[in-house]
Context: one part of a larger RNA
RNA sequence: UGCAUGUGGUGGAUGCCUUGGCGAUUACAGGCGAUGAAGGACGUGGCAGCCUGCGAAAAGCUGCGGGGAGCUGGCAAACGAGCAUUGAUCCGCAGAUGUCCGAAUGGGGAAACCCGGCCCGCAAGGGUCACUCCCACCUGAAUACAUAGGGUGGGUAGAGCGAACCCGGUGAACUGAAACAUCUCAGUAGCCGGAGGAACAGAAAUCAACCGAGAUUCCCAAAGUAGUGGCGAGCGAAAUGGGAACAGCCGGCAAGUUUUAGCCAUUGAGUUAGUGGAAUGCUCUGGAAAGGGCAGCCGUAGUGGGUGACAGCCCCGUACGCGAAAACUCGAUGGUGGAACUAGGCUUGCGACAAGUAGGGCGGGACACGUGAAAUCCUGUCUGAAGAUGGGGGGACCAUCCUCCAAGGCUAAAUACUCGUGAUCGACCGAUAGUGAACCAGUACCGUGAGGGAAAGGCGAAAAGAACCCCGGAAGGGGAGUGAAACAGAUCCUGAAAUCGCAUGCAU
Numbered sequence: 001u002g003c004a005u006g007u008g009g010u011g012g013a014u015g016c017c018u019u020g021g022c023g024a025u026u027a028c029a030g031g032c033g034a035u036g037a038a039g040g041a042c043g044u045g046g047c048a049g050c051c052u053g054c055g056a057a058a059a060g061c062u063g064c065g066g067g068g069a070g071c072u073g074g075c076a077a078a079c080g081a082g083c084a085u086u087g088a089u090c091c092g093c094a095g096a097u098g099u100c101c102g103a104a105u106g107g108g109g110a111a112a113c114c115c116g117g118c119c120c121g122c123a124a125g126g127g128u129c130a131c132u133c134c135c136a137c138c139u140g141a142a143u144a145c146a147u148a149g150g151g152u153g154g155g156u157a158g159a160g161c162g163a164a165c166c167c168g169g170u171g172a173a174c175u176g177a178a179a180c181a182u183c184u185c186a187g188u189a190g191c192c193g194g195a196g197g198a199a200c201a202g203a204a205a206u207c208a209a210c211c212g213a214g215a216u217u218c219c220c221a222a223a224g225u226a227g228u229g230g231c232g233a234g235c236g237a238a239a240u241g242g243g244a245a246c247a248g249c250c251g252g253c254a255a256g257u258u259u260u261a262g263c264c265a266u267u268g269a270g271u272u273a274g275u276g277g278a279a280u281g282c283u284c285u286g287g288a289a290a291g292g293g294c295a296g297c298c299g300u301a302g303u304g305g306g307u308g309a310c311a312g313c314c315c316c317g318u319a320c321g322c323g324a325a326a327a328c329u330c331g332a333u334g335g336u337g338g339a340a341c342u343a344g345g346c347u348u349g350c351g352a353c354a355a356g357u358a359g360g361g362c363g364g365g366a367c368a369c370g371u372g373a374a375a376u377c378c379u380g381u382c383u384g385a386a387g388a389u390g391g392g393g394g395g396a397c398c399a400u401c402c403u404c405c406a407a408g409g410c411u412a413a414a415u416a417c418u419c420g421u422g423a424u425c426g427a428c429c430g431a432u433a434g435u436g437a438a439c440c441a442g443u444a445c446c447g448u449g450a451g452g453g454a455a456a457g458g459c460g461a462a463a464a465g466a467a468c469c470c471c472g473g474a475a476g477g478g479g480a481g482u483g484a485a486a487c488a489g490a491u492c493c494u495g496a497a498a499u500c501g502c503a504u505g506c507a508u
Base pairs, nucleotide, nucleotide: 001507002506003505004504005503006502007501008500009499015493016458017457020429021428022426023425024424025423026422027421028420029418030417031161032160039101040100041099042055043054044053046079049075050074051073061095062094063093064092065091066090070083071082072081106115107114108113116129117128118127119126120125131158132157133155134154135153136152137151138150139149165196166194167193168192169191170190176183180230206213207212217244218243219242220241221240227235228234248410249409250408252350253349254348255347256346257345262336263335264334265333266332267331268330269329270328271327272326274322275321276320280295281294282293283292284291296313297312298302304316305315306314359383360382361381362380363379364378365377366376369395390405391404392403393402394401445452446451465492468479469478470477471476
């Protein structure tokens, strides 16, 4: 030095576990905000670093309910001082307080800061003062009446935020075409505006085919068909049939009317705290019984979780019942009310039926349809009818025939989505997996910034977390003690490999 055997170190794989994720079903909710949001800054505890809660009334205050023995949130104990059957802590509902920034709104500003006016008050302090819009009133030009403009008062009007879904405006490129320009990607991504719990659409100037149907939306088929297309790559219907769900209506003025909405009262159901809830013992092994043996019991409850190993009968629960002072949601009855509400009540009388529109030319766009034989729809520009004896459409166009009535408006359901709340489930993951994040993570750290973005779980049933002694400055170790186990001793379950020692044997 090598090989082998044994025994250790290092290391943290593997096994087991799960507080966290992922996916789904179902019910609810689908908004919050000038009564100041979302999100923050700074404070706030007896001692107080972080998280959580709260706001100078600051881990809290008040009222009303629930509950019933301990409590003063967590990491996280100790100490101190207190509270509590005269009902605390805790849970629910309602209220009060709520610094400063932030739409931020008195003015300014490098967010959480600086500086003001007016009113009230001795002071401390409190209130108010942005802009736009709407309503009322007062003023008031050029210019006579007026109007513009100015001012005052009133408004629970608007603004800002929010995951996806929706509508509208604007609108790419990579890519594909095996290059590339029409084309495609795609009216997609992005940006902007707007709304709702859904949105949009919607009661035929629609289809159809000589038979007929009868608003819209969504699904299945028709069908990858008919078409379209440098007829390339590709794009791609409709009629019709079957389903889901069904609903139709309105108008301006006047008069009348009440079954509407709203409001009030009573009442029912649900939600926001809760509450009752059956039934087991002995023995053996063991550190521990829920395991084995023996003998029982309950079940409208043998879902699930916990307890020192695997528990229907130990604990929490579960099946099945019961329950609200207060708030909210939905419904019923009665009163009030009189179309405000709502898309829309009914009756009568009067009035009204859509013009720079339809169509046309030129240029574009949308239609599955790329200008094509190109109908239909929209319109930048130039034009421009008819008036129900009328007009539109039926894929150039004409006739016949059929069908409908544009240029005003509203409309539930079936459909789309999930930031979120409750319940339940999984031939989903199990710490290099599953969210980036099981752990104080959008943290540490990196970047001027936009932005990028980790690693990191496990003693034990219980801290019983090792008093005391010895070596040592300490770290660390040896005894002693705890424990079933300490080679479970605190980066502590198991403890693989690479790798590094020690001992022995053999070889050199």
The part of an RNA shown here (large-subunit ribosomal RNA, domain I) has 508 nucleotides and comes from an uncultured bacterium. It matches the Rfam family "Bacterial large subunit ribosomal RNA". Gene Ontology terms of the family: structural constituent of ribosome and ribosome.